[in-house]
Context: one part of a larger RNA
RNA sequence: CGUUGGAAAUUUGAGUGGGGCUGACCUUAGUACGAGAGGACCGGGUUGGACCAGCCGCUGGUGCAUCUGUUGUUCCGCCAGGAGCAUCGCAGAGUAGCUACGCUGGGAAUAGAUAAGCGCUGAAAGCAUCUAAGCGCGAAACUAGCCACGAGAUGAGAUUUCCAUAUAGGGUCGUUGUAGACUACGACGUUGAUAGGCUACAGGUGUAAAGGUAGAAAUACCAUAGCCGAGUAGUACUAAUUGCCCGAAG
Numbered sequence: 001c002g003u004u005g006g007a008a009a010u011u012u013g014a015g016u017g018g019g020g021c022u023g024a025c026c027u028u029a030g031u032a033c034g035a036g037a038g039g040a041c042c043g044g045g046u047u048g049g050a051c052c053a054g055c056c057g058c059u060g061g062u063g064c065a066u067c068u069g070u071u072g073u074u075c076c077g078c079c080a081g082g083a084g085c086a087u088c089g090c091a092g093a094g095u096a097g098c099u100a101c102g103c104u105g106g107g108a109a110u111a112g113a114u115a116a117g118c119g120c121u122g123a124a125a126g127c128a129u130c131u132a133a134g135c136g137c138g139a140a141a142c143u144a145g146c147c148a149c150g151a152g153a154u155g156a157g158a159u160u161u162c163c164a165u166a167u168a169g170g171g172u173c174g175u176u177g178u179a180g181a182c183u184a185c186g187a188c189g190u191u192g193a194u195a196g197g198c199u200a201c202a203g204g205u206g207u208a209a210a211g212g213u214a215g216a217a218a219u220a221c222c223a224u225a226g227c228c229g230a231g232u233a234g235u236a237c238u239a240a241u242u243g244c245c246c247g248a249a250g
Stems, first nucleotide, its partner, number of pairs: 001152001005163007015149004021049007033038001051106005059100004066093005071086006110144003117137004169246004173189005194239003197235005203228003211222004
């Protein structure tokens, strides 16, 4: 821009893409078969490998704005307590998120039409013949079935609702995240829990500082913990103000 008034939702499915792998074991059954040795088809079940998709409850990884320990050095006048720098200084842990080494699922069944092949009926050719007329069975291949996209399918489809002479609706702007390079997409904008703050909880670290006790001291102990990024709730304290623009058929 189009889809022949303008919108908001929900859809049909022309078509397109993805997927389609395979082992072992148990059973049928030591059965059929075979002198024996050996040893099935068909069918049922279990469990793997590789590959693919999704997820983070579990097990782990990471987690440079979390906590703790600690070395050197500079500074906060000194002590104590801290801060900066040294690969995040080093080291031990670790929430959310992201992840695999973790977890879940998938390949199918089935139907149709077939290939090679196997047949039925059957002439030409009194026989015979699966083929010439006719009718069947038959494969991971084909068409569906499963998953995803999908009406620019210009053949532009369908349904519901709203508005239609000033509205329906949309945008700008702001707070933002399950989204994200930007855009787009999703949530919210006071008739409000959208983000921050605060409170509570979960979770992490591991018992702060100050004080007291014991010891000559290093240090230990006592009563307590203290601190905390992303998580879950609650709470209008802060910020989402007011507006403006587009939208106008016959």
The prediction has a mean pLDDT of 88.
A computed fold for a 250-nucleotide part of an RNA from a soil metagenome, annotated as large-subunit ribosomal RNA, domain VI.